[in-house]
RNA sequence: ACGGCAAAUCGGCUCAUCGCGUGACGCCUUUGGCGUUAUGAGGAAAGUCCGGACAGCAGAGGGCAGCCUGCUUCCUAACGGGAAGGAUUCCGAGCAAUCGGAAGACAGCAAGUGCAGCAGAAAGUAAACCGCCGCGCCGCAGUGGCGCGGUAAGGGUGAAAAGGUGGGGUAAGAGCCCACCGGUGUGCAUGGUAACAUGCGCAGCCAGGUAAACCUCAGGUGCUGAAAGGCCAUGUAAACCGCGGAUUGAAGGUAGCCCGCCUGAUCGCGGAGGGUAGGCUGAUAGAGCGUUUCGGUGACGGAACGUCGAGAUAAAUGAUGAGCAUUGAAACAGAAUCCGGCUUAUGAAUUUGCAAUUUUG
Numbered sequence: 001a002c003g004g005c006a007a008a009u010c011g012g013c014u015c016a017u018c019g020c021g022u023g024a025c026g027c028c029u030u031u032g033g034c035g036u037u038a039u040g041a042g043g044a045a046a047g048u049c050c051g052g053a054c055a056g057c058a059g060a061g062g063g064c065a066g067c068c069u070g071c072u073u074c075c076u077a078a079c080g081g082g083a084a085g086g087a088u089u090c091c092g093a094g095c096a097a098u099c100g101g102a103a104g105a106c107a108g109c110a111a112g113u114g115c116a117g118c119a120g121a122a123a124g125u126a127a128a129c130c131g132c133c134g135c136g137c138c139g140c141a142g143u144g145g146c147g148c149g150g151u152a153a154g155g156g157u158g159a160a161a162a163g164g165u166g167g168g169g170u171a172a173g174a175g176c177c178c179a180c181c182g183g184u185g186u187g188c189a190u191g192g193u194a195a196c197a198u199g200c201g202c203a204g205c206c207a208g209g210u211a212a213a214c215c216u217c218a219g220g221u222g223c224u225g226a227a228a229g230g231c232c233a234u235g236u237a238a239a240c241c242g243c244g245g246a247u248u249g250a251a252g253g254u255a256g257c258c259c260g261c262c263u264g265a266u267c268g269c270g271g272a273g274g275g276u277a278g279g280c281u282g283a284u285a286g287a288g289c290g291u292u293u294c295g296g297u298g299a300c301g302g303a304a305c306g307u308c309g310a311g312a313u314a315a316a317u318g319a320u321g322a323g324c325a326u327u328g329a330a331a332c333a334g335a336a337u338c339c340g341g342c343u344u345a346u347g348a349a350u351u352u353g354c355a356a357u358u359u360u361g
Base pairs, nucleotide, nucleotide: 001357004354005353006352007351008350009349012324013323014322015321016320017319018318020040021039022038023037024036025035026034027033028032042332046343047342049341050340051339052338053337054225055224056223057222061259062258063257064256066221067220068219069218070217071085072084073083074082075081086106088103089102090101091100092099093098107216108215112214113213114210115209129155130154131151132150133149134148135147136146137145138144163181164180165179166178167177168176182206183205184203185202186201187200188199189198190197191196229281230280231279232278240271241270242269243268244267251263252262253261254260288307289306290305291304292303293302294301295300
């Protein structure tokens, strides 16, 4: 220098004409129409994954089951989100001490149960293929064969052979015993709010992996979802048929089940049929947004000032032309109750980082 990958910022502007939704105002022939004017999608409006607001139903109690979360402290309305920190693992630099970066559902496999390819004699209560050692028998005359037993030091297989090195010990060996090192557990001290770290001891305790396997422990957990819910208007069949029931209790609630409890009759379930299918609200001023400043390492919080930025219901938010920056307005994409997150998609430009290629020194 060039293209690539990742992250962050940003997600065009102005004018004219036509068209659409909504509000206000005016006019009219008033379930509406016309005119004027104002306003009209996003950083993710998306996936609907997590948390809440709001709303309805329910809410004496007990047991069982289910589901979620899982290092610490903090932030927050709340969270499985975020901030800061800790330990672990991996990568890079360095002789080293150490420094920098990245990742993860990061309680427990030292409670129990289960599971695991190949190789290998043997793979989780370890194990005797070769080798080593002892004893017995046979052969033989200095070592061979057979049998019984001991042995995990050596060889071999493997990702892994059940701590490592050295010494003692022994027939040969073995944490069998000892010293040092490593791990684990535990006691105390110091630092830290804590996770944890450091130091000094003590115990031969030496324990494979796997819990996004069952499970165990700790903490938490009512259900539903704007098609929620509230109100108004219009209309009908309080009729007909079948079954069950009315205190000897149908049915319903306790939105997983059981116990228990409560309600309970002009009732419940089914059939065939008769009607309605319009509007208002919820619903957009809110954990709101912007700027400045203060506190905090930070997430975030406080204060002051300013500001109002869609509300549709089968669903409006668009098209064309010109200009600006520019080679070229082009990517992903369209609100549906609202808010905080997470995840995913995304053109150009700029910044930062990473690895590669080429060129120059």
Bacterial RNase P class A from a Flavobacteriales bacterium, 361 nucleotides, folded computationally. The coordinates come from a structure-prediction model, not an experiment, and the mean pLDDT is 75. Its Rfam family is "Bacterial RNase P class A". Rfam describes the family as follows. Ribonuclease P (RNase P) is a ubiquitous endoribonuclease, found in archaea, bacteria and eukarya as well as chloroplasts and mitochondria. Of the family's consensus pairs, 97% are formed in the model.